[in-house]
Molecule: c-di-GMP-I-GGC riboswitch aptamer
Organism: Nitrosomonadales bacterium
RNA sequence: UCUGAAAAAGGCAAACCUGUCGAAAGGCAGGGACGCAAAGUUACCGGUCUAAGGAGUCUGUAAAAAUAUUCUACGACAGCGGGAUUGCUCGAUA
Numbered sequence: 001u002c003u004g005a006a007a008a009a010g011g012c013a014a015a016c017c018u019g020u021c022g023a024a025a026g027g028c029a030g031g032g033a034c035g036c037a038a039a040g041u042u043a044c045c046g047g048u049c050u051a052a053g054g055a056g057u058c059u060g061u062a063a064a065a066a067u068a069u070u071c072u073a074c075g076a077c078a079g080c081g082g083g084a085u086u087g088c089u090c091g092a093u094a
Stems, first nucleotide, its partner, number of pairs: 003091003011036002016031006034079001040085003044082003047077003053072005059066001
């Protein structure tokens, strides 16, 4: 530098459970392993999830409140795809 994860050693850790934070999606910590050779980092593009707040509509009312429902990211996902960026362990190759 290229290529792989068969072996041996090392790394990460889905679902689920517990605690905790959050309106939620989800985050963090512990347990746990379905998987992962960047399952390291980054919301830049597409996508997905959530809807506290905001907006619309229905019902309702003197006016409201309240109820139902729709939209919305400034919230979230890097283990959905792409991009960007950095680069560990072991093997093989030069």